[in-house]
Molecule: transfer RNA
Organism: Synechococcus sp. SYN20
RNA sequence: GCCUCCAUAGCUCAGCCGGUUAGAGCGACGGAUUCAUAGCCCGUAGGUCGCCUGUUCAAGUCAGGCUGGAGGCA
Numbered sequence: 001g002c003c004u005c006c007a008u009a010g011c012u013c014a015g016c017c018g019g020u021u022a023g024a025g026c027g028a029c030g031g032a033u034u035c036a037u038a039g040c041c042c043g044u045a046g047g048u049c050g051c052c053u054g055u056u057c058a059a060g061u062c063a064g065g066c067u068g069g070a071g072g073c074a
Base pairs, nucleotide, nucleotide: 001073002072003071004070005069006068007067010026011025012024013023019057028044029043030042031041050066051065052064053063054062
């Protein structure tokens, strides 16, 4: 230098071919239970979906660029 893949909650990730409210597990916080702690159970909060632009009635999802990360070729 070229090619491929990835970027969604504090962490690990799902979200299929664009559609109405963006989710799970873990973690955090509160409650219940217990003599108490842990565990189990119930609930709550937490997201400019990396950034910019475009397409569209509508974008996490499509297109272009940029940034960062992983791998490959030279």